RNAcentral holds the full RNA, with entries from ENA and SILVA. Predicted 3D model of a 473-nucleotide part of an RNA (small-subunit ribosomal RNA, 3' major domain) from an uncultured bacterium. Rfam family: Bacterial small subunit ribosomal RNA. The prediction has a mean pLDDT of 85.
Context: one part of a larger RNA
RNA sequence: UGACGGGGGCCCGCACAAGCAGUGGAGUAUGUGGUUUAAUUCGAAGCAACGCGAAGAACCUUACCAGGGCUUGACAUACAGACGAAUGGUGUGGAAACACAUCAGACCUUCGGGACGUCUGUACAGGUGGUGCAUGGUUGUCGUCAGCUCGUGUCGUGAGAUGUUGGGUUAAGUCCCGCAACGAGCGCAACCCCUGUUGUUAGUUGCCAUCAUUAAGUUGGGCACUCUAACGAGACUGCCGGUGACAAAUCGGAGGAAGGUGGGGACGACGUCAAAUCAUCAUGCCCCUUAUGUCCUGGGCUACACACGUACUACAAUGGCUAUUACAGCAGGAAGCGAAGGAGUAAUCCGGAGCAGAUCCCAAAAAAUAGUCCCAGUUCGGAUUGUGGGCUGCAACUCGCCCACAUGAAGUCGGAAUUGCUAGUAAUGGCAGGUCAGCAUACUGCCGUGAAUACGUUCCCGGGCCUUGUACA
Numbered sequence: 001u002g003a004c005g006g007g008g009g010c011c012c013g014c015a016c017a018a019g020c021a022g023u024g025g026a027g028u029a030u031g032u033g034g035u036u037u038a039a040u041u042c043g044a045a046g047c048a049a050c051g052c053g054a055a056g057a058a059c060c061u062u063a064c065c066a067g068g069g070c071u072u073g074a075c076a077u078a079c080a081g082a083c084g085a086a087u088g089g090u091g092u093g094g095a096a097a098c099a100c101a102u103c104a105g106a107c108c109u110u111c112g113g114g115a116c117g118u119c120u121g122u123a124c125a126g127g128u129g130g131u132g133c134a135u136g137g138u139u140g141u142c143g144u145c146a147g148c149u150c151g152u153g154u155c156g157u158g159a160g161a162u163g164u165u166g167g168g169u170u171a172a173g174u175c176c177c178g179c180a181a182c183g184a185g186c187g188c189a190a191c192c193c194c195u196g197u198u199g200u201u202a203g204u205u206g207c208c209a210u211c212a213u214u215a216a217g218u219u220g221g222g223c224a225c226u227c228u229a230a231c232g233a234g235a236c237u238g239c240c241g242g243u244g245a246c247a248a249a250u251c252g253g254a255g256g257a258a259g260g261u262g263g264g265g266a267c268g269a270c271g272u273c274a275a276a277u278c279a280u281c282a283u284g285c286c287c288c289u290u291a292u293g294u295c296c297u298g299g300g301c302u303a304c305a306c307a308c309g310u311a312c313u314a315c316a317a318u319g320g321c322u323a324u325u326a327c328a329g330c331a332g333g334a335a336g337c338g339a340a341g342g343a344g345u346a347a348u349c350c351g352g353a354g355c356a357g358a359u360c361c362c363a364a365a366a367a368a369u370a371g372u373c374c375c376a377g378u379u380c381g382g383a384u385u386g387u388g389g390g391c392u393g394c395a396a397c398u399c400g401c402c403c404a405c406a407u408g409a410a411g412u413c414g415g416a417a418u419u420g421c422u423a424g425u426a427a428u429g430g431c432a433g434g435u436c437a438g439c440a441u442a443c444u445g446c447c448g449u450g451a452a453u454a455c456g457u458u459c460c461c462g463g464g465c466c467u468u469g470u471a472c473a
Base pairs, nucleotide, nucleotide: 001473002472003470004469005468007467008466009465010464011463012462013461015457016456019421020420021419022418023417026313027312028311029310030309031308032307033306034304035303042053043052064299065298066297067296068295069294070293073124077123078122079121080120081119082118083117084116087104088103089102090101091100092099093098107114108113126288127287129286130285131284135282136281137277138276139275140273142271147186148185149184150183151182152181153162154161155160166177167176168175192265193264194263195262197233198232199231200230201229202228203227206223207222208221211220212219236259239253240252241251242250243249315414319373320372321371322370323369324368332361333360336355337354341350342349343348380411385406386405387404388403389402390401391400427449428448429447430446431445432444433443
């Protein structure tokens, strides 16, 4: 100087408390461990691994296994030699890769050759092989915590100290005052984006107050309003009062759409964990080179006495079912979205209008209204299984999704323990998108409905500052 303390003081955080909803019990989905296996590819491991890499394993992907092939190679560059246009098709064998056979096919030229292909040879290719404890780059974490440092000066023999401590204050090393310090840098804040109010400009594909018209903003008309999207305005403790050191600030108030950082996002200091990643990529060294490379078929990654994590669905009446009937937003659409109409109980099919889209399409559900069920393992719950169909795709056996009929398991609110959340939040309802031929209970967004509680900081956890002790570095 740090680190640590079941030392002290001050302060903060959904850390506790106050509340709400869960997890832990059930079934299923998914990831992991374990076990099994020819293989169940590899990585991730307390918080910070475990719906994680994977924004989607039937083939492919694919790295794993079995079998069948290839060896200048699936891919790149260069040289030498030989042969042939390139390229496209057909047949035979085969699981395919591949092997063999065969047909068609001629561009430029200085007539040497060139382009392109096959073979031979040589350099070389190739490796998701090892090492993340050799590395770059990227990322997680403490933590959006308020810290981390430097120059000059001063003090100390020195390591170092001071500044950065102190009195206040703040979300903040934020600001003020003081002070052997005076300044400065990286962080904080602001500058950026979205959102909340409003003005100007603009008015179609958007909108409709007035006039006409219609089944309908449908059409004429209009651009007031809504909205769209560009540029502005607006919030600064600016104003008033109290407190305060006359300061910084803080409390209350006015005005205001918004008030003291308005709400949300992006943004992550010096560093810590030899943290993660050699399997995104790059890369040193080591290793393989008729194989640890490469092509193909089939299988596996989907196994199943079990254990754990994360979710979904429930156990019902604030509910289930039936009928009727409203109201969104973010997005996406051409090998695409696909309307009307028709067929089918339905999945879906036929159909093909319109739309490279503020024009057309995908396209809501909880809610509301009416009826029924009457507390039951039920008109709750839907697992499991059988049969029949539909869709995608060369191909759904291993191993996809959906529909109908039948079947109708566990489950009556969950032990110890434990998680999230402070407002348009939790809870709850659906929708969209990426991935994607097909496949979503996951992920990322979007809107609808919409709470309860916070006395407080004694305690648990984590963190910041000062101080003290130390046999630790």